[in-house]
Molecule: SAM riboswitch aptamer (S box leader)
Organism: bovine gut metagenome
């Protein structure tokens, strides 16, 4: 930058020991152990096999919450809110 996806899944494991969930703003998680690293896992997209369901885990990717929620623009409502859509960013492929 293009295009697809994001309601699904996935540790009572070891090392270490203070953060962490992109920004901002909340709301969280966290010495009952944050990030890390190692094992251990799931399988979205690529591949490899199957007529197909689907199986493999080779190449990325991921493993608290919807992408945690919001932020902008629409709808509905007096409001709390609720829904749709963008925007951002995350992911594979190209």
């Nucleotide at each position: 930058u293009u295009u697809a996806u994001g309601a699904a899944g996935a540790g009572c494991g070891g090392c270490u020991g203070a953060g962490g969930g992109a920004a901002c703003g909340g709301c969280c998680c966290u010495g009952u152990g944050a990030a890390g690293c190692c094992c251990g896992g799931c399988a979205a997209c690529c591949u490899g096999c199957g007529a197909g369901a689907g199986c493999a885990a080779g190449g990325u990717g991921c493993c608290a919450a919807g992408u945690c929620c919001g932020a902008c623009g629409g709808c509905g409502g007096c409001a709390a809110c609720g829904c749709c859509g963008a925007a951002a960013g995350a992911u594979a492929a190209g």